[in-house]
Molecule: Guanidine-I riboswitch aptamer
Organism: uncultured Hyphomicrobiales bacterium
RNA sequence: CUUGUGUGUCCCUAGGGUUCCGGCUUUGUAGCGUCUGGUCCGAGAGGGACAGCCCGACCUAAUCGGGUUCACGGAGGGAUAAAAACCCGGGAGGC
Numbered sequence: 001c002u003u004g005u006g007u008g009u010c011c012c013u014a015g016g017g018u019u020c021c022g023g024c025u026u027u028g029u030a031g032c033g034u035c036u037g038g039u040c041c042g043a044g045a046g047g048g049a050c051a052g053c054c055c056g057a058c059c060u061a062a063u064c065g066g067g068u069u070c071a072c073g074g075a076g077g078g079a080u081a082a083a084a085a086c087c088c089g090g091g092a093g094g095c
Base pairs, nucleotide, nucleotide: 007051008050009049010048011047012046015041016040020038021037022035023032024031025030052068053067054066055065056064057063070090072093076088077087078086
């Protein structure tokens, strides 16, 4: 310098807002997330489970065992009711 790989789904949490429930305010309409909460959304760099992939034993398969490292990160835009460590994005950039 070049090429390939660094996987997927689900459960949970950090976090998030306000469609619904509840709560609070108002004579009422209605308003309030600067309302602890339930529903809801939710991590590449958080946890777990299952699978996938790689290696070995084994004639193949089945089965069994081992491995799956590392990871700082704007601004801006997008979706949803709305927002976010969601998506753009293992991005730009940095080491």